[in-house]
Molecule: SAM riboswitch aptamer (S box leader)
Organism: uncultured Succiniclasticum sp.
C1' cells in the first nucleotide's frame, strides 16, 4: 500500500469511579441496578494456520481478532423518496 470480510454469533466476577458508543458533526442509545480502563476465568468463530474435501463442511490444539445496540443511523454522490445503490472514512486478518 494492496487484497478480503463487516445486517450472524459470544459473558460472569474483582478493582476502579464518570464517562461511553473510531471522527468536524447531527442524531439516538448505553451508564452509581457501575461508564471507559485492568485483571482472572469463561465464551464466539472473522482471517491465517489445521482435519475432510469438488464447491463445502468440521473442530478450536495455534497466532492474531472479537464478546450492547448492522461498522448504532446518518453524515459524500445517484436516483422522484424517510428507501435503495454506490462511494469516503474506519475496524479485523493476510502479504
Nucleotide at each position: 500500500u494492496u487484497c478480503a470480510u463487516c445486517a450472524a454469533g459470544a459473558g460472569u466476577a474483582g478493582c476502579u469511579g464518570a464517562g461511553g458508543g473510531a471522527c468536524a458533526u447531527g442524531g439516538c442509545c448505553c451508564g452509581g441496578u457501575g461508564a471507559a480502563g485492568c485483571u482472572a476465568c469463561g465464551g464466539c468463530a472473522a482471517c491465517c494456520a489445521u482435519c475432510c474435501u469438488u464447491a463445502g463442511g468440521g473442530a478450536a490444539c495455534g497466532g492474531u481478532g472479537c464478546c450492547a445496540a448492522a461498522u448504532c443511523c446518518a453524515g459524500c454522490g445517484g436516483g422522484a423518496g424517510a428507501c435503495c445503490c454506490g462511494g469516503a472514512a474506519g475496524a479485523u486478518g493476510a502479504a